[in-house]
Parts: sequence; C1' cells; structure tokens
RNA sequence: GGCCCUAUCGUCUAACGGUUAGGACAUUGCCUUUUCAAGGCAGUAAUCGGGGUUCGAUUCCCCGUAGGGCUA
Repeated sequence: GGCCCUAUCGUCUAACGGUUAGGACAUUGCCUUUUCAAGGCAGUAAUCGGGGUUCGAUUCCCCGUAGGGCUA
C1' cells in the first nucleotide's frame, strides 16, 4: 500500500428500519440488620465524527477517526 472485521452507559453485552435504546456487573439512595456482608426496591448513566438514502437510521450507503486481522 491492498483487502476484511469492529466501534452502544464506568466495564461487558443485546437491539427485523418504527424499542421509554434492554440486560449483567459496578455506582447512588431507601428497606432489612445492633453493625457489616448477603438480600429486596428504586434511581443515575450510552449509540466514534461528518454527510447521504428514507415518512422514520443504533441498524442501510459514502468519507473520515481509532482498534484488530490477512496479504505484499
């Protein structure tokens, strides 16, 4: 250089083009307990950037950025 794959809460991971963007762990508050741990209930928190297609994009297309793989 060429080709391919990946990018979602703090972390990991779901999501037929129409979802309140879900779950686990973590975290915060409350309950329970003499206290801690465990347990229960509730909350906060995310779509890599820019453009396009579409009535509607996390999803499809293009260009970037970052990471990974194959190849010379």

About this RNA:
This is a predicted structure of a 72-nucleotide RNA (transfer RNA) from a bacterium. It matches the Rfam family "tRNA". It is annotated as a transfer RNA. The RNAcentral record of the sequence draws on ENA. Its mean pLDDT, the model's own confidence on a scale to 100, is 81.